Annotation
A computed fold for a 74-nucleotide RNA from a Methanobacteriota archaeon, annotated as transfer RNA. The RNAcentral record of the sequence draws on ENA. Taxonomically the source falls in Methanobacteriota (Archaea, Methanobacteriati). Rfam family: tRNA.
RNA sequence: GCCGCGGUAGCUCAGCUCGGUAGAGCACUCGGCUGAAGACCGAGGUGUCGGUGGUUCAAAUCCGCCCCGCGGCA
Numbered sequence: 001g002c003c004g005c006g007g008u009a010g011c012u013c014a015g016c017u018c019g020g021u022a023g024a025g026c027a028c029u030c031g032g033c034u035g036a037a038g039a040c041c042g043a044g045g046u047g048u049c050g051g052u053g054g055u056u057c058a059a060a061u062c063c064g065c066c067c068c069g070c071g072g073c074a
Stems, first nucleotide, its partner, number of pairs: 001073007010026004020057001028044005050066005
């Protein structure tokens, strides 16, 4: 330099194929329960969806460029 995969909540990831309300588990916070703690039960998400521009009535999702990580080729 070229090719492929990936970047979404504090962490691990789904959602992208086929555009239409941003989600799950864990963690955390508050409350209940307990002598106390754990477990258990209830409640709580204001996330620039890596950045920027474009297409569209509408973009995490499609397109261009750029940044970062991993792998392959040279």